[in-house]
RNA sequence: AGAGUUUGAUCAUGGCUCAGGACGAACGCUGGCGGCGUGCCUAACACAUGCAAGUCGAACGAAGCAUUUGGAGCUGAUCUCUUCGGAGUGACGCACCUUAUGACUUAGUGGCGGACGGGUGAGUAACACGUGAGCAACCUGCCUUUCAGAGUGGAACAACAGUUGGAAACGGCUGCUAAUACCGCAUAACGUCAUAGUACCGCAUGAUACCUUGACCAAAGAUUUAUCGCUGAGAGAUGGGCUCGCGUCCGAUUAAGUAGAUGGUGGGGUAACGGCCUACCAUGCCGACGAUCGGUAGCCGGACUGAGAGGUUGAUCGGCCACAUUGGGACUGAGACACGGCCCAGACUCCUACGGGAGGCAGCAGUGGGGGAUAUUGCACAAUGGGCGCAAGCCUGAUGCAGCAACGCCGCGUGCGGGAAGACGGCCUUCGGGUUGUAAACCUCUGUCCUAUGGGACGAAGGAAGUGACGGUACCAUAGGAGGAAGCCCCGGCUAACUACGUGCCAGCAGCCGCGGUAAUACGUAGGGGGCGAGCGUUGUCCGGAAUGAUUGGGCGUAAAGGGCGCGUAGGCGGCCUGAUAAGUCUGGAGUGAAAGUCCUGCUUUCAAGGUGGGAAUUGCUUUGGAUACUGUCGGGCUGGAGUACAGGAGAGGAAAGCGGAAUUACCAGUGUAGCGGUGAAAUGCGUAGAGAUUGGUAGGAACACCAGUGGCGAAGGCGGCUUUCUGGACUGAAACUGACGCUGAGGCGCGAAAGCGUGGGGGAGCAAACAGGAUUAGAUACCCUGGUAGUCCACGCUGUAAACGAUGAAUGCUAGGUGUGGGGAGGUAUCGACCCCUUCCGUGCCGCAGUCAACACAAUAAGCAUUCCGCCUGGGGAGUACGGCCGCAAGGUUGAAACUCAAAGGAAUUGACGGGGACCCGCACAAGCAGCGGAGCAUGUGGUUUAAUUCGAAGCAACGCGAAGAACCUUACCAGGUCUUGACAUCCAUCUAAAGCGAUAGAGAUAUCGUGUGAGCUUGCUCGAGAUGAGACAGGUGGUGCAUGGUUGUCGUCAGCUCGUGUCGUGAGAUGUUGGGUUAAGUCCCGCAACGAGCGCAACCCUUAUCGUCCGUUACUAACAGGCAAAGCUGAGGACUCAGACGAGACUGCCGGGGACAACUCGGAGGAAGGUGGGGACGACGUCAAAUCAUCAUGCCCCUUACGACCUGGGCUACACACGUGCUACAAUGGGUACAACAAAGAGAAGCAAAACCGCAAGGCGGAGCAAAACUCAAAAAGUACUCUCAGUUCGGAUUGUGAGCUGCAACCCGCCCACAUGAAGUUGGAGUUGCUAGUAAUCGCGGAUCAGCAUGCCGCGGUGAAUACGUUCCCGGGUCUUGUACACACCGCCCGUCACACCAUGGGAGUUGGGAGCGCCCGAAGCCAGUGAGCUAACCGCAAGGAGGCAGCUGUCGAAGGUGAGACCAAUGACUGGGGUGAAGUCGUAACAAGGUAGCCGUA
Repeated sequence: AGAGUUUGAUCAUGGCUCAGGACGAACGCUGGCGGCGUGCCUAACACAUGCAAGUCGAACGAAGCAUUUGGAGCUGAUCUCUUCGGAGUGACGCACCUUAUGACUUAGUGGCGGACGGGUGAGUAACACGUGAGCAACCUGCCUUUCAGAGUGGAACAACAGUUGGAAACGGCUGCUAAUACCGCAUAACGUCAUAGUACCGCAUGAUACCUUGACCAAAGAUUUAUCGCUGAGAGAUGGGCUCGCGUCCGAUUAAGUAGAUGGUGGGGUAACGGCCUACCAUGCCGACGAUCGGUAGCCGGACUGAGAGGUUGAUCGGCCACAUUGGGACUGAGACACGGCCCAGACUCCUACGGGAGGCAGCAGUGGGGGAUAUUGCACAAUGGGCGCAAGCCUGAUGCAGCAACGCCGCGUGCGGGAAGACGGCCUUCGGGUUGUAAACCUCUGUCCUAUGGGACGAAGGAAGUGACGGUACCAUAGGAGGAAGCCCCGGCUAACUACGUGCCAGCAGCCGCGGUAAUACGUAGGGGGCGAGCGUUGUCCGGAAUGAUUGGGCGUAAAGGGCGCGUAGGCGGCCUGAUAAGUCUGGAGUGAAAGUCCUGCUUUCAAGGUGGGAAUUGCUUUGGAUACUGUCGGGCUGGAGUACAGGAGAGGAAAGCGGAAUUACCAGUGUAGCGGUGAAAUGCGUAGAGAUUGGUAGGAACACCAGUGGCGAAGGCGGCUUUCUGGACUGAAACUGACGCUGAGGCGCGAAAGCGUGGGGGAGCAAACAGGAUUAGAUACCCUGGUAGUCCACGCUGUAAACGAUGAAUGCUAGGUGUGGGGAGGUAUCGACCCCUUCCGUGCCGCAGUCAACACAAUAAGCAUUCCGCCUGGGGAGUACGGCCGCAAGGUUGAAACUCAAAGGAAUUGACGGGGACCCGCACAAGCAGCGGAGCAUGUGGUUUAAUUCGAAGCAACGCGAAGAACCUUACCAGGUCUUGACAUCCAUCUAAAGCGAUAGAGAUAUCGUGUGAGCUUGCUCGAGAUGAGACAGGUGGUGCAUGGUUGUCGUCAGCUCGUGUCGUGAGAUGUUGGGUUAAGUCCCGCAACGAGCGCAACCCUUAUCGUCCGUUACUAACAGGCAAAGCUGAGGACUCAGACGAGACUGCCGGGGACAACUCGGAGGAAGGUGGGGACGACGUCAAAUCAUCAUGCCCCUUACGACCUGGGCUACACACGUGCUACAAUGGGUACAACAAAGAGAAGCAAAACCGCAAGGCGGAGCAAAACUCAAAAAGUACUCUCAGUUCGGAUUGUGAGCUGCAACCCGCCCACAUGAAGUUGGAGUUGCUAGUAAUCGCGGAUCAGCAUGCCGCGGUGAAUACGUUCCCGGGUCUUGUACACACCGCCCGUCACACCAUGGGAGUUGGGAGCGCCCGAAGCCAGUGAGCUAACCGCAAGGAGGCAGCUGUCGAAGGUGAGACCAAUGACUGGGGUGAAGUCGUAACAAGGUAGCCGUA
């Protein structure tokens, strides 16, 4: 950085798609290790269980525990005494009372903290957030600091005790009690309030300082004596509250909204300003610079992407906000309207003794559910931080760690080196080999990870000591052994990477284009290869590429796109000079722009990711100083923009009234008679009741010939006889006046062709939707004809659209010319004038340079160069449709989507092809002729049918007497039957032997058996050739594919074309050359020309034929000479002639004349055997038809292998209702028959041609001279001539059939040819239609040859006789060149439209039905604040008391959530039926469009 995809190709437009990066991802396959991160995006769904906010005994009473003092008691060790019965002593221990101690515990009172930390993103479009300001309108516990202080009293309530209610939760009553809990009094300022003043500041409300006087307000103690607390005030710090500027998504198919609403005054309320609340007053306020409403959404630092500008996004980390089951509410407090507080209401869950209670994981784990999808009911407070505490410490699911997950990023490994017999195996193969591949094996080596053992941290910081969840982890050492560790995707193009097999439009692939219908690099598998790698692919989403919403950085004549046109509002933009200002702008300073992140740089984990220090950046906002060119604002001036006045001329500009003639039609009258009219041709229609025609008159309506012109006017639509009246605009001239008054113009207002609508409207000649009839047609609801109503006209209203077009918005300036034309002006020349010349302004055309453009084209009337403003476009279809709004009487207009669907749709130009487009030209193409075919019979081929088989191929021309130059067997490929299996045929190996040949037997034969019978060479045991047997390699296939092929062939077409090199033009495909003017059979030649040359074709060269010459001269020839026969070149001889053959000559538009351009060439002529390529042949350009042939041959692949091969016998290819093609013979007298006789050419001949002679009517037989051929033979040429027949189904015609012969052949039954005799059919010249031929041709006549044993009416050749006609190119067919149109390119046998039928999909309408969120009215009204009341209750204060002050309960009221109810609006889902739309290999009907598309097409309207 681009690429693929519209086309036959091209350029441009334009969409779709791909390559890149990213992710909180998911899914598929796979999976070794470590580090650092990350991990419910869905149901703000519901939650079991545990934990997540406590702490302080140094505030307090009390209880308990431990120790302790004292006391009495129990037990009773020990010791003493003893009369042995007992008495005394009284340790340890136990319980009780009491004292004290405890840096022991804690339920309660009290204090501080539960407003932090942690979670989530539902709500919120908002001062919520971001940024920057402000508060002279505020608060701030703990903390820091300063000043001052702490005096003196009092009354309670928990706990506790007793009693009592309840299942429980939880209470009630009575009584006792402490405090740093609560309440008085005192003290009182730098506090607060009020008051009198002074100074000073501020834009202002007002603030600050000082001062006078007065009023009011405080405190708490604990203690180990170190301290920690308490009260008032000031300052600070921190945290908050409020206000404002700017910024912050989509929808106008949401355009109006708003009653506390906007403001004021008084009052209340708050920490504080404020309609925050209230009473009254006023009627404001917001809104196209988008209010309101609806939808969506937490915002930001940042993240992803991008060159950037942008676009998208808001996980993790950080800041702010909001929320805590849903809704409402306040209390406490420094701070909350409070996630783990309270009250109420709703839903849900749980407990219950049914009376009543309890709960809130969007804290950490975890569960269910939802989902494509997201982890452990872990360890620890060691570190960091938080709460409480003097502290020890306690608490901390914050946090630090661990676990799970390739979810992401980063790092490492799965070994390294050597190793060619290039092993085996696999795959491919042209069978040679190639590849996998140094890859493996094998030999050395190493040890990262791994395993085992041993050692073992940092993190811990404070004076020392102690303190580690992670963790025996990281790390280190030693040992072991290549041992345990590679997959995934792709390989047609884009896009790196190719082969084989399988499959056969099947199965499948596919991101786009597209692959797959028998040789698939695109499906599946394998081998090989490419890419990445512990990952790889897929899916989803975002940005990019996409300049495809374009500020950077697009467009609008024809691709999508200029409003139908004007006037004009808001807005945007705006001439020259000058002054002021400094808002924009520029520049310097200051503040801020948190940290993290990004970038640069240093350091550090062995590197990296990661961590950490510094810098840059944060493009912004605020503030301040300066500058003043430009823009803005204010002031002064100017005239060039604009306008006014004046003088002129031009015009279908508009409106109204009047007038005119021509024509059409109708009516009246005259003349007059049979048609008129209409068409491609007709008919309907009119007319003997007198049409049409013609003459005169009358009536009425509409339109205005000529002039008339790419002439004029108008903003556009549009405007056309003449006159008058009224009226708009433009232009020219001169330069008096105003002094920027201008341009554009969203909305708005107006104008606006035709069609259409309205009026108890008018008018109506012609024309003419609808309609009727006649034609046409397969049909004809059309085109054509005859009629004909709305309408067309007028008046007044409406409609508001057109291909309303220059498909080109308006305005201004600038940028070569040339030539017309309309209007006006100046000048020159000329005696005036017409004219002419030059020049200027305005308008309107054409050509054209630069420039522009995809090209076409535009080009001073721009589509050029610039500026300003408006409108509009963003793939095609769906669709200018639906819904909604607005407008309309209606028709409808305007605004204007989506679902779904396609990979294109579209523009310009190019080359072809085509046209019921044009021009030119050619051809037996037509025409002019001749002879045919199509009718008959037969022959032959084909189709069809039949059959066991009727083998196969050929299919318009260009298959069909074609392959087949010859099917009785063979051929033969087909069928039936009988046989063979290394084979009928080839090569190789082994063994054996002769094999053939002859004969016999069986058999239909193939075959089998038997007999007979023998090779060659010689170095005498081998070789060569041959046969048989056996095994396998292989043979064989007329089996398939001519759409896998070679070769060969047909055809357009013997048509004149088809191309190339270089140059030039074009962005390019391409063009030029090759077009043009002539000419030719010809792209043949000449001339011209941005072309110059060249190639394949044409022509010529080749063969043949026509004339002549030279040479040669047998088998050909015979003039002269000689001989000779019945005759005869028969013989000698000759080389003259004919002829044969070889080599030459000749013809070249060379010569003359005319035309033409002095050319090419052409016409005529001369000469010549031949004259303009003399006749004929061979020769076939680039290419087309997937033309024909796998059955001539060759050949890839596939298929068969005791058969799809091979052999044999017989049959079939010869069938026969029928259809077609090609021929033969005829239908007769230009003929038939009979007789007679002359002249050819070209061929063939040895398994041959065969003479003479003889036999037979003949076919033929017999015969065997001659001839491998200028010698002999086939061989007779026939049409001809003469005679006869006399128009008839015949003396025409010969089919068919019978009989008898002949020939070939192993064999003529199926199924040959020929002869004789007999038989004697159809047929009397052929419908529609159609073929050949232009001169030695057609026609006609015979002859020969190939094939071949035999078998042509076919085929290929040969000569004989020998015509007619061609005016000409209008038409049919084919072809060539140029040009034109095209929506065709498989190319008109093209393309393509609509209805109907069928299937599927999405969608509109729809009686309705269901649900949802929001708002409004009314009802009810919880908790609670506030207000009122407070008769009930009431500790502290006052009072001796009574009582009072104060307080509470209760009650009432305003507000008030949920709930109820009502009427509407909106959204979604659904709905019988219904409307159109889209899509869908082969449905139906037509033929609308593309060519003049066969009626030019298209737009608006009915």
Notes:
The RNA shown here (small-subunit ribosomal RNA) has 1502 nucleotides and comes from an uncultured rumen bacterium. The sequence is in RNAcentral, with records from Greengenes. Its Rfam family is "Bacterial small subunit ribosomal RNA".